[in-house]
RNA sequence: ACGGACAAAGGCAAACCGGCUGCGAAGCCGGGACGCAAAGCCACGGGCCCCUAGUGGGCAGCCGAGCUGCCGAAU
Numbered sequence: 001a002c003g004g005a006c007a008a009a010g011g012c013a014a015a016c017c018g019g020c021u022g023c024g025a026a027g028c029c030g031g032g033a034c035g036c037a038a039a040g041c042c043a044c045g046g047g048c049c050c051c052u053a054g055u056g057g058g059c060a061g062c063c064g065a066g067c068u069g070c071c072g073a074a075u
Stems, first nucleotide, its partner, number of pairs: 004071001011036002016031006034061001040067002044064003047059004051054001
C1' cells in the first nucleotide's frame, strides 16, 4: 500500500412513530434499528424526484469523480 477479521474500541442510523419547517421533493429534532468500513464531506458527471416550470429546487443510504478520516488480523 492492498484488503477488511465470527477481532477490539468507538461511530452512523432505513422503515415506522411523534414534533417542527416547506406548495412539494424533502429537511431538522426526539424515539427506533434495516443496514453501513467511509451510510464522513461535496450536486462535478450520470441517475432519480419536486414545483410556482427556470439563471428554480431536493436526494450523498443509487453509481462514479474529488476531499478528509478511526481501528488493526489474515492476504
Notes: c-di-GMP-I-GGC riboswitch aptamer from a Planctomycetota bacterium, 75 nucleotides, folded computationally. The source organism's lineage runs through Bacteria, Pseudomonadati and Planctomycetota. The prediction has a mean pLDDT of 90. It was read from a public genome assembly, where an Rfam model found it.